Context: one part of a larger RNA
RNA sequence: AGCAUUUGGUGGAUGCCUUGGCAUGUACAGGCGAUGAAGGACGUGGCACGCUGCGAUAAGCGUCGGGGAGCUGUGAGCAAGCUUCGAUCCGGCGAUUUCCGAAUGGGGAAACCCACCUUCACCAUUUCUCUCGAUGUCUGAGCGAUCAGGCCUUGAGUGAGGUGGAUAAGGUAUCACCUUAGUGAAUAUAUAGCUUUGGUGAAGCGAACCCGGGGAACUGAAACAUCUAAGUACCCGGAGGAAAAGACAUCAACCGAGAUUCCGUUAGUAGUGGCGAGCGAACGCGGACCAGGCCAGUGCUUCUUGUUCAACUAGCAGAACACUUUGGAAAGAGUGGCCAUAGCGGGUGACAGCCCCGUAUGCGAAAGCGAGACAAGAAGACUCGAGUAGGGCGGGACACGUGAAAUCCUGUCUGAACAUGGGGGGACCACCCUCCAAGCCUAAAUACUCGUACAUGACCGAUAGCGAACACAGUACCGUGAGGGAAAGGUGAAAAGCACCCCGAUGAGGGGAGUGAAACAGUACCUGAAACCGGAUGCUU
Numbered sequence: 001a002g003c004a005u006u007u008g009g010u011g012g013a014u015g016c017c018u019u020g021g022c023a024u025g026u027a028c029a030g031g032c033g034a035u036g037a038a039g040g041a042c043g044u045g046g047c048a049c050g051c052u053g054c055g056a057u058a059a060g061c062g063u064c065g066g067g068g069a070g071c072u073g074u075g076a077g078c079a080a081g082c083u084u085c086g087a088u089c090c091g092g093c094g095a096u097u098u099c100c101g102a103a104u105g106g107g108g109a110a111a112c113c114c115a116c117c118u119u120c121a122c123c124a125u126u127u128c129u130c131u132c133g134a135u136g137u138c139u140g141a142g143c144g145a146u147c148a149g150g151c152c153u154u155g156a157g158u159g160a161g162g163u164g165g166a167u168a169a170g171g172u173a174u175c176a177c178c179u180u181a182g183u184g185a186a187u188a189u190a191u192a193g194c195u196u197u198g199g200u201g202a203a204g205c206g207a208a209c210c211c212g213g214g215g216a217a218c219u220g221a222a223a224c225a226u227c228u229a230a231g232u233a234c235c236c237g238g239a240g241g242a243a244a245a246g247a248c249a250u251c252a253a254c255c256g257a258g259a260u261u262c263c264g265u266u267a268g269u270a271g272u273g274g275c276g277a278g279c280g281a282a283c284g285c286g287g288a289c290c291a292g293g294c295c296a297g298u299g300c301u302u303c304u305u306g307u308u309c310a311a312c313u314a315g316c317a318g319a320a321c322a323c324u325u326u327g328g329a330a331a332g333a334g335u336g337g338c339c340a341u342a343g344c345g346g347g348u349g350a351c352a353g354c355c356c357c358g359u360a361u362g363c364g365a366a367a368g369c370g371a372g373a374c375a376a377g378a379a380g381a382c383u384c385g386a387g388u389a390g391g392g393c394g395g396g397a398c399a400c401g402u403g404a405a406a407u408c409c410u411g412u413c414u415g416a417a418c419a420u421g422g423g424g425g426g427a428c429c430a431c432c433c434u435c436c437a438a439g440c441c442u443a444a445a446u447a448c449u450c451g452u453a454c455a456u457g458a459c460c461g462a463u464a465g466c467g468a469a470c471a472c473a474g475u476a477c478c479g480u481g482a483g484g485g486a487a488a489g490g491u492g493a494a495a496a497g498c499a500c501c502c503c504g505a506u507g508a509g510g511g512g513a514g515u516g517a518a519a520c521a522g523u524a525c526c527u528g529a530a531a532c533c534g535g536a537u538g539c540u541u
Base pairs, nucleotide, nucleotide: 001540002539003538004537005536006535007534008533009532015526016490017489020460021459022457023456024455025454026453027452028451029449030448031205032204039100040099041098042055043054044053046078047077050074051073061094062093063092064091065090066089070082071081072080105114106113107112115172116171117170118169119168122165123164124163125162126161127160128159130157131156132155133154134153136151137150138149139148140147141146174202175201176200177199178198181195182194183193209240210238211237212236213235214234220227224274250257251256261288262287263286264285265284271279272278292441293440294439295385300380301379302378303377304376305375306374307373308372312368313367315363316362317361321336322335323334324333325332337354338353339343345357346356347355390414391413392412393411394410395409396408397407400426421436422435423434424433425432477484478483497525500512501511502510503509
């Protein structure tokens, strides 16, 4: 040095576990905001770094309920306290709520700087009034003590003001509409406009869903231009819990149907299409859900207020087991019982219907909210639809690319009839059938999930599952920035977390002792694979 066996170190795979995720279902909710939101900054604890909570009343204050023995969050420590005169905790309603942020007095490099106006309490000073007191003086009464009244000076207090100081509170943005007053063009009266008083409202944020205004390219066509991708992505505006649509100028076919929306089918059919790639209906049928109204009044729609009431926002009651045995520990095993409208589930020192929390079932609200129902009240409509229908030109939408192209929308130019009328039935004409445009409203069936509650899983189990199971994750770190974006779970049943002794540097680390079932479970902690690195023994060289 190699090989073999064995024993260690390193390392953190594997197994087991789960605080965290993922998905689905049902129900609820579907908004918050100038009464200052979402989101933050800074503070706030006896000691206080992060998180959580809260806001100078600052891990909290008041009140009304629940609850019933411990409590002062995470948080284990010390100190100091609270609590059956009911604390901590849970729920309802209030109070407080710094600064930034739509941020709104002006500014600004967010959490900062600089203002103006008004006013309460307070202090100083001053004027007047009122009450009480003192000295002096005058007048009157009285023999006098003294009494009454007036004036000056002075002290204390009440009330009403003025000035100054300083504190605190409130107000001061813009726009729109309504309103008040002034001013005031072209243009004489006027009007528009401008300025102004008071009032009301808006703004900003939010995951998807919805409607509207704009609107790509990669790609496919095996190239590419019409076409496709696609009215998609994306931008903007607007609204609601849904939105949009909606009560036939609709279809149908000579029979008839009867608003809209959504699903299945019709059907990859009829069509459309460099007739390429592709795009792609409708009638009808079957379902979900069904609702019709109004335009001058016994009606309808919307809204407000009140009453009543379910549910929700804390909770309460809730059956039934013992012994023996193994073991560190019984829920295991054995024996004998019990409950069950409860043998879903979780915990407890191993696997518990009967130990604990629960579960089945039954019950519960001072206060708030409140679907629904009922009652009262208020507001609205503008009178049956003309610059409309139709036509020309140019576009767009319809499954339909201009086509034989009907139908719908309109940038531009035109332009009817008036129910004795008009539209449609896929160029167009006739007959026939059918409907009544150019006004308005309308629940349900449908779409979605930032979120709340409950339940479930042939979903994951720490390189998985959300990026994030971790007292510090959108953190550390990277980037000027937009943005990108980690790693990191497990002692034990219980800290019982090794008193004391020894080596060592008053170390690190280790050896005894002790705890524990176990310390090769010792805070580098369950199990502890492999690579890699040692020791011992044997063989070979």

The prediction has a mean pLDDT of 81. This is a predicted structure of a 541-nucleotide part of an RNA (large-subunit ribosomal RNA, domain I) from Novosphingobium malaysiense.